[in-house]
Context: one part of a larger RNA
């Protein structure tokens, strides 16, 4: 490299629109002859190797003379497929019209329970914690009640979490109420363009947490650290405090078991029954209900796959297509380079030796 495969064994880039190259592509007909097949002819040294005769008693060896096959290059045709050239459709794709959905973003208004502080008031010996205590706080009036202000982060019920798993985004993630700006998906009947389409190396763009810088901000929580306790010790678990950090603003970093450990598209395969949105018919107590259709979310089989586990129309089944990745454990996700970064480190990524 072929071959083989990627859920769990090694292996799906975190993900995705815009999109470059590049590979792949609907249905009719029409040109065309570059892949394609097809005549011939040239080559593609000799020997070797197959095959047929021949010499050396035979065989090995020797010697003649013949051909397959396959490339190159020239030439005669074919015209289904591919690609080309013309013209068209309208089942993939997209435009527009009207509806509908939602925790999709981004901004800007407001709300109210709580915790903590503070201030006034009652009021009098404790309070907090824990297995049990201490530390800690409290006659300078705690704690408990009562009313009042400040401020900060989060958003009970609704809520679909005992099992059964609502919704919307590409993923990360998205949930008090209102406004506005934006962008997606669906359905439903026509209209219009006419294959404009699929994938996507490299690029940009996004990316939870923690961290970085430079400012604010800081109730609660709480790495680090200080104490108090447990021990044999206790640089832990438990308590008392607390700093970064958690939140904003404005750049940085680019990483997760970034998981459905299952890359994206297309078409096609047996049944149940739930449930969400939307159409539409049908009844209807006008709440709805039942039926069909269509999208998307989960379940439980069947065929069919799997080494088993399971998976099964949202495949891990039947089959094209495009990308990425892997090839025995270890060393090692290291070393050395390179390239990004403020730093932390990130991405690229080996050998030696060992088993």
């Nucleotide at each position: 490299u072929u071959g083989g495969g990627c859920g769990u064994a090694a292996a799906g880039u975190g993900u995705u629109u815009u999109u470059u190259a590049g590979g792949u592509g609907g249905c009719u007909u029409u040109u065309c002859a570059a892949g394609u097949c097809u005549u011939u002819c040239g080559u593609u040294a000799a020997a070797u190797c197959u095959c047929a005769g021949a010499g050396c008693u035979c065989a090995a060896c020797u010697c003649u003379g013949a051909u397959c096959a396959a490339g190159c290059g020239a030439u005669u045709g074919a015209a289904a497929c591919u690609a080309u050239u013309a013209a068209g459709c309208u089942a993939g794709a997209g435009u527009u019209u009207a509806a509908a959905u939602g925790a999709a973003a981004c901004g800007g208004g407001g709300g109210g329970a709580a915790u903590u502080u503070c201030c006034a008031a009652u009021g009098a010996a404790g309070c907090g914690g824990u297995u049990a205590a201490a530390u800690g706080u409290g006659u300078u009036g705690a704690g408990a009640u009562u009313g009042g202000a400040a401020g900060g982060a989060a958003c009970a019920c609704c809520a679909a979490u005992a099992c059964u798993c609502g919704g919307c985004g590409a993923a990360a993630g998205c949930a008090c109420c209102c406004c506005g700006u934006u962008g997606g998906u669906u359905u439903a009947a026509g209209a219009c363009u006419g294959a404009c389409a699929c994938u996507g190396a490299u690029a940009a763009a996004c990316g939870a947490a923690a961290g970085c810088u430079a400012g604010g901000g800081u109730a609660g929580c709480g790495a680090a650290u200080g104490g108090g306790a447990u021990u044999a010790g206790a640089c832990a678990c438990c308590c008392c405090a607390a700093u970064a950090g958690u939140c904003c603003u404005a750049g940085c970093c680019g990483u997760a078991a970034a998981c459905a450990a299952u890359g994206g598209a297309u078409a096609c395969u047996u049944a149940g029954g739930a449930a969400u949105g939307c159409u539409a018919a049908a009844c209807u107590g006008c709440g709805g209900u039942u039926u069909a259709g269509u999208a998307g979310u989960a379940c439980u089989a069947a065929a069919g796959c799997u080494u088993a586990c399971g998976c099964a129309a949202u495949a891990a089944g039947u089959a094209u297509u495009c990308c990425g990745c892997c090839u025995g454990g270890g060393a090692a996700g290291u070393a050395a380079g390179u390239u990004c970064g403020c730093a932390a480190g990130a991405a690229u990524g080996a050998a030696a030796c060992u088993c």